The RNA shown here (transfer RNA) has 76 nucleotides and comes from a Chthoniobacterales bacterium. Its Rfam family is "tRNA". Rfam classes the family as a transfer RNA. Rfam's curators write: Transfer RNA (tRNA) molecules are approximately 80 nucleotides in length. Lineage of the source: Bacteria > Pseudomonadati > Verrucomicrobiota > Spartobacteria > Chthoniobacterales.

RNA sequence: GGGGGUGUAGCUCAAUGGUCAGAGCAGGCGGCUCAUAACCGCUUGGUUCUCGGUUCAAGUCCGGGCACCCCCACCA
Numbered sequence: 001g002g003g004g005g006u007g008u009a010g011c012u013c014a015a016u017g018g019u020c021a022g023a024g025c026a027g028g029c030g031g032c033u034c035a036u037a038a039c040c041g042c043u044u045g046g047u048u049c050u051c052g053g054u055u056c057a058a059g060u061c062c063g064g065g066c067a068c069c070c071c072c073a074c075c076a
Base pairs, nucleotide, nucleotide: 001072002071003070004069005068006067007066010025011024012023013022018056027043028042029041030040031039049065050064051063052062053061
């Protein structure tokens, strides 16, 4: 330099272009227990990387940028 992939909650990940973007873990509160863990219930937590575009409607489609990963090429 060329090609491909990924980017969503603190972490790991879902989400057909259409309900209020959800789940597990973690955190908080409570239950259970003599107590702790485990287990159970409730609950907090989001600038969907960024800037534009398409659309009645975008996390999703299209374009630019950024970050990370993989492959190829080049230099040494």